[in-house]
Parts: sequence; C1' cells; structure tokens
RNA sequence: GGACGUAUAGCUCAGCGGAAGAGCACUCGGUUUACACCCGAGCGGUCGGGGGUUCAAAUCCCUCUGCGUCCA
Repeated sequence: GGACGUAUAGCUCAGCGGAAGAGCACUCGGUUUACACCCGAGCGGUCGGGGGUUCAAAUCCCUCUGCGUCCA
C1' cells in the first nucleotide's frame, strides 16, 4: 500500500428496514442473625463520526476514524 471483517448499555454479545434487547456488573427490595447463593424490580444506549437513499435507517450505499486477520 491492497483485500476482507469488525465498532450496539460499564463488560461480553444478539438484533440486519417499521424504530433497541440478553447475560454479567451496578442500585433497591425479598430471603438470612449476617454474608453469599437464589427470587423480583430498577438504573443504564448521539447503535464509532459525517454524508446519502427511503414515508421510515442500528439495519442499505459512500466516506473518514479505531481495532483485527490475510496478501504484498
């Protein structure tokens, strides 16, 4: 330098046109003498930045940036 993949909650990931979820973590409650485990509830997101297509974009297209793999 080129090709491909990837970026979504604090962490690990799902969701791939009709508008965002799970597990863990955190907070509160239940349980316990207490802690842990377990059960219930809650908090938490400019869906990497910018632009385009569309009635509608996390999702499709272009571009930039970070990361990974491969080729030279």
Predicted 3D model of a 72-nucleotide RNA (transfer RNA) from Pseudonocardiaceae bacterium YIM PH 21723. The prediction has a mean pLDDT of 83. The source organism's lineage runs through Bacteria, Bacillati, Actinomycetes, Pseudonocardiales and Pseudonocardiaceae. Rfam family: tRNA. Gene Ontology term of the family: triplet codon-amino acid adaptor activity. It is annotated as a transfer RNA.